[in-house]
Context: one part of a larger RNA
RNA sequence: CGUAUGGGGAAUGCCUAGGCUCUCAGAGGCGAAGAAGGACGUGAUAAGCUGCGAAAAGUUACGGGGAGUGGCACAUACACUGUGAUCCGUAAAUAUCCGAAUGGGGCAACCCGGCAUAUUGAAGAUAUGUCACACCGCAAGGUGAGCAAACCCGGAGAACUGAAACAUCUAAGUACCCGGAGGAGAAGAAAACAAAAGUGAUUCCGUAAGUAGCGGCGAGCGAACGCGGAGUAGUCCAAACCAGUGUUGUUACGGCAAUACUGGGGUAAUAGGACCUCGAUAUUUGAUGCUUGCAGAACUAGAAUCUACUGGAAAGUAGGACCAAAGAGGGUGAUAGUCCCGUAUAGGUAAUAAGAGUAAUUGAUAGAGGUAUCCUGAGUAGUGCGGGGCACGUGAAACCUUGCAUGAAUUCGCCGGGACCAUCCGGUAAGACUAAAUACUCCUGAGAGACCGAUAGUGAACCAGUACCGUGAGGGAAAGGUGAAAAGAACCCUGAAUAAGGGAGUGAAAUAGAUCCUGAAACCAUACGCUU
Numbered sequence: 001c002g003u004a005u006g007g008g009g010a011a012u013g014c015c016u017a018g019g020c021u022c023u024c025a026g027a028g029g030c031g032a033a034g035a036a037g038g039a040c041g042u043g044a045u046a047a048g049c050u051g052c053g054a055a056a057a058g059u060u061a062c063g064g065g066g067a068g069u070g071g072c073a074c075a076u077a078c079a080c081u082g083u084g085a086u087c088c089g090u091a092a093a094u095a096u097c098c099g100a101a102u103g104g105g106g107c108a109a110c111c112c113g114g115c116a117u118a119u120u121g122a123a124g125a126u127a128u129g130u131c132a133c134a135c136c137g138c139a140a141g142g143u144g145a146g147c148a149a150a151c152c153c154g155g156a157g158a159a160c161u162g163a164a165a166c167a168u169c170u171a172a173g174u175a176c177c178c179g180g181a182g183g184a185g186a187a188g189a190a191a192a193c194a195a196a197a198g199u200g201a202u203u204c205c206g207u208a209a210g211u212a213g214c215g216g217c218g219a220g221c222g223a224a225c226g227c228g229g230a231g232u233a234g235u236c237c238a239a240a241c242c243a244g245u246g247u248u249g250u251u252a253c254g255g256c257a258a259u260a261c262u263g264g265g266g267u268a269a270u271a272g273g274a275c276c277u278c279g280a281u282a283u284u285u286g287a288u289g290c291u292u293g294c295a296g297a298a299c300u301a302g303a304a305u306c307u308a309c310u311g312g313a314a315a316g317u318a319g320g321a322c323c324a325a326a327g328a329g330g331g332u333g334a335u336a337g338u339c340c341c342g343u344a345u346a347g348g349u350a351a352u353a354a355g356a357g358u359a360a361u362u363g364a365u366a367g368a369g370g371u372a373u374c375c376u377g378a379g380u381a382g383u384g385c386g387g388g389g390c391a392c393g394u395g396a397a398a399c400c401u402u403g404c405a406u407g408a409a410u411u412c413g414c415c416g417g418g419a420c421c422a423u424c425c426g427g428u429a430a431g432a433c434u435a436a437a438u439a440c441u442c443c444u445g446a447g448a449g450a451c452c453g454a455u456a457g458u459g460a461a462c463c464a465g466u467a468c469c470g471u472g473a474g475g476g477a478a479a480g481g482u483g484a485a486a487a488g489a490a491c492c493c494u495g496a497a498u499a500a501g502g503g504a505g506u507g508a509a510a511u512a513g514a515u516c517c518u519g520a521a522a523c524c525a526u527a528c529g530c531u532u
Stems, first nucleotide, its partner, number of pairs: 001529007013517001014481002018452002020449007027441002029147002037098003040053003044076002048072002059092006068080003103112003113131007133144004151182001152180004162169001166216001192199002203230005213221002234433003237377001241264010269411001271376004275370004284364005289358004295352001299347003305320005321338002323327001329341003382406008392418001413428005468475002488516001491503004
């Protein structure tokens, strides 16, 4: 060095119990009626996990189901069960202590009280109940708090980075922090766009367009009009005017005035309303009740295959047969439409229930003409200074917003149309509400994948946020596979042996023997051969 046989080792192959990414549907909250999360208990024996709570692997009722059962968990004992258990579904009961934690305290799961009632009386006792704070309310009482993955709105708000340095700029109104809400949130019914023509609340998508622009005109940032779609829905106050109640002022006691609250009225831009005149009881619709009812749990029914051969085993092969509204899928000793669970289809009821009908109760909703007077949102619009937002960095800088200072008009009014003026056009600010189209997934069910297959895929396929590390914030693993079935090796031998091995036996296989499928390489050993 080669060959052979082993040891060692765990790659590789095959597998999947777990993940990953989506789709559809549901749900989108839980909590002082004590949550989320825990501590401690709870079993005949009980350390862990799971379940449960002193009524403690459980209690009650109803429904389902129909033979075994007392979770993982494989043993013994003792029990339960056709008088229907275990199990499944629905509705209830119980639910220690801590925790918002709420009688007070506290080093969480502990300590100590007040009041009422009971224990015949009494208590350094026990049991039950009750006692926190804030806001609303006369009171009775009600509401709030805390937790939770993302999505949403508001407040506050970086730096690294890029600009090949760096300061305006960028990153970015991003990250982080705080507040608030909902199943969505926000926005929203023109003081809007447009342009000689018109559109008609908001939101989202596509396009317009990387265009117009902004920009140490650097890096970069970056619209809108219009067009095409998704989805469509519009409303209510304040005021004028009328009425009532309370308070105050005044009075010639008849009232009058002011103010606050309540009710009617009223809501518009071709201005509308009050007011005056005329006319009418129509139309549409919300809530509750009643009737009906798509659906809705466990669950029920659910077609059709035999023989031979190989083999440890048939679902394979060969030959015949059958079902199909079912040839989705999984399992069964190898690859099964017809063996099992299922599947298509049909049925099923409780809680609960979309929707429909009814007209019982109750609420909302409408017209024509006139125009003298009245009303139509004020520290507002606007202006100056300083900022911010708009794609727009102060620019010719409109528009929106506002810290300081000022400060109008009132329908013959006022605002806008990107400095400003005129004409023209569009609208009607300074009050409020509003479904859908849109965003997300801690969670539930069903389904899918030119996604992974144990150094991959979640950190976690396995008792993993565990072991372990750290004072702490925090960091954070490794670890899957006997066999179809434990049939998991009775008995014997060697041995100090409950180690290990050799027989025997099981099995298709034991070089499948529990360090258990396959079992590569490094490395080690033995035997033989070759070479120096």

Large-subunit ribosomal RNA, domain I from an uncultured Flavobacteriaceae bacterium, 532 nucleotides, folded computationally.
It was read from a public genome assembly.
The coordinates come from a structure-prediction model, not an experiment, and the mean pLDDT is 82.
It matches the Rfam family "Bacterial large subunit ribosomal RNA".